[in-house]
RNA sequence: GAAAAUGGCUACCCUUUGUGAAAGCUAGGUGCGCAAAGUCACGGGCCUAAAGGAGAUAUCCUAUGGCAGCCGGAUUGCCGAA
Numbered sequence: 001g002a003a004a005a006u007g008g009c010u011a012c013c014c015u016u017u018g019u020g021a022a023a024g025c026u027a028g029g030u031g032c033g034c035a036a037a038g039u040c041a042c043g044g045g046c047c048u049a050a051a052g053g054a055g056a057u058a059u060c061c062u063a064u065g066g067c068a069g070c071c072g073g074a075u076u077g078c079c080g081a082a
Stems, first nucleotide, its partner, number of pairs: 001079001008034002013029003018025002032069001038075003042072003045067003052061003
């Protein structure tokens, strides 16, 4: 981050290979899109609430659970014009 080139990943949705309390993750199909949409939970933000606490109940609080395709940061990588 211009022109290309080799490639890469995979949103929504479907199936359910599964897993989990859930959020989510995983496997297959699909391919919205992405120059880091590779990796990392360090900071902010967001999602869930099993256990725990409060409550007469409805329900509420809370991360030790998650989201890297929310932003920032760290780190690794392909190509090579200004």